[in-house]
The RNA shown here (transfer RNA) has 72 nucleotides and comes from an Ignavibacteriales bacterium. The sequence is in RNAcentral, with records from ENA, MGnify and Rfam. RNAcentral records the identical sequence in 6 taxa. The prediction has a mean pLDDT of 81.
RNA sequence: GGCCUCAUCGUCUAAUGGUCAGGACCUCGCCCUUUCACGGCGGUAAUAGGGGUUCGAAUCCCCUUGAGGUCA
Numbered sequence: 001g002g003c004c005u006c007a008u009c010g011u012c013u014a015a016u017g018g019u020c021a022g023g024a025c026c027u028c029g030c031c032c033u034u035u036c037a038c039g040g041c042g043g044u045a046a047u048a049g050g051g052g053u054u055c056g057a058a059u060c061c062c063c064u065u066g067a068g069g070u071c072a
Stems, first nucleotide, its partner, number of pairs: 001071007010025004018055001027043005048064005
């Protein structure tokens, strides 16, 4: 340098172009308990960046950034 794959809450992981972007753990609040732990209920929190296609994009296309693989 060429090609391929990937990037989603703090972490892990879902999501046929039409979802309020879901779940688990963590965390916070409340309940329970004499207290803690366990348990129950609820909350906060995310689509790498830019542009395009589309009525509608996490999803499709292009570029950039980062990570990994492969060829030379």